[in-house]
Molecule: transfer RNA
Organism: Candidatus Gottesmanbacteria bacterium
């Protein structure tokens, strides 16, 4: 080159075309002589990027970018 497949919070990852959750890690408070643990709240998403289908896209469909696989 050519066809696949995967991308969603720092990390790991849900989510029948209908308010994008969670677990773990932060961060504040509780509990303790401190501390770990454990218990409670909180904060963090342009679902890689552009566009297009829709009443409505994380999801459906062009195109791109980055991994990643198989053939050349």
């Nucleotide at each position: 080159g050519u066809g696949g497949c995967u991308g969603u919070a720092g990390c790991u990852u849900a989510a029948u075309g209908g308010u994008a959750g969670a677990g773990c890690a932060a961060u504040a408070g509780g509990c303790u002589g401190u501390g770990a643990a454990c218990c409670u709240a909180u904060a963090g998403g342009u679902u890689g990027g552009c566009g297009g289908u829709u009443c409505g896209a994380g999801u459906c469909c062009g195109c791109u970018c980055a991994g990643u696989c198989a053939c050349c």